[in-house]
RNA sequence: CUCUUAUCAAGAGUGGUGGAGGGAGUGGCCCGAUGAAACCCAGCAACCGUUUUGACUUUCGGUCAAAAAAAGGUGCCAAGUCCUACAAGGUGACAAGAUACCUUGAAAGAUAAGAG
Numbered sequence: 001c002u003c004u005u006a007u008c009a010a011g012a013g014u015g016g017u018g019g020a021g022g023g024a025g026u027g028g029c030c031c032g033a034u035g036a037a038a039c040c041c042a043g044c045a046a047c048c049g050u051u052u053u054g055a056c057u058u059u060c061g062g063u064c065a066a067a068a069a070a071a072g073g074u075g076c077c078a079a080g081u082c083c084u085a086c087a088a089g090g091u092g093a094c095a096a097g098a099u100a101c102c103u104u105g106a107a108a109g110a111u112a113a114g115a116g
Base pairs, nucleotide, nucleotide: 001116002115003114004113005112006111007110008109013041015040016039017038021031022030023029027083028082043076044075047073048072050068051067052066053065054064055063056062057061081108086105087104088103089102090101091100
């Protein structure tokens, strides 16, 4: 980097260093000297891993389900993935269309686990 699967409405600081950027990208809309990014510490969560129980499996072992804990591997810690782009449907308005709003899906993205 590519592919597969799962999840993405909850949660998380009045801390230290640091000093002007940040929210993926488009268009917006925001955050930021009442201190951005980054690093450290604290915290959140429970994907992997761990423990226990049950079921299945001929055995080693494995699979599935439930529960627990938070020492390990990651991750996360403004706004629903901040909203949005594509498609379908709906509402109001209109002669019609554009525009506005709502819902669903897709796409894109993020994270984990596995494969290449």
SAM riboswitch aptamer (S box leader) from Alteribacter aurantiacus DSM 18675, 116 nucleotides, folded computationally. The prediction has a mean pLDDT of 79.